[in-house]
RNA sequence: CUCUUAUCCAGAGAGGUGGAGGGACGGGCCCUAUGAUACCUCGACAACCAGCCGCAAGGCAUGGUGUCAAUUCCCGCAGAAGCAGUAUUCUGGGAGAUGAGAG
Numbered sequence: 001c002u003c004u005u006a007u008c009c010a011g012a013g014a015g016g017u018g019g020a021g022g023g024a025c026g027g028g029c030c031c032u033a034u035g036a037u038a039c040c041u042c043g044a045c046a047a048c049c050a051g052c053c054g055c056a057a058g059g060c061a062u063g064g065u066g067u068c069a070a071u072u073c074c075c076g077c078a079g080a081a082g083c084a085g086u087a088u089u090c091u092g093g094g095a096g097a098u099g100a101g102a103g
Stems, first nucleotide, its partner, number of pairs: 001103008013042005021031003025076004043068003048064003051060003072095001077092005
């Protein structure tokens, strides 16, 4: 990097370094000098994989990941409901993220 598969409306932040962008992409809307993104330390959440306990349902949170603004922040493509036309809502898909497995 590609493929397969599961999940994505829940949950969980302080300190330090540093100094301008960031929220994947496009549009929107937001966050940000009351210091973002990033990195480090500590902490927390969760329970995918392993481990341990259990007949099982399930539990623990030891190890490997992951996560800690906003539903994946919302929409993007297709269909349906609705309306005079909008608005709005629903279903599926795409894209993306994370785990596990394979190449």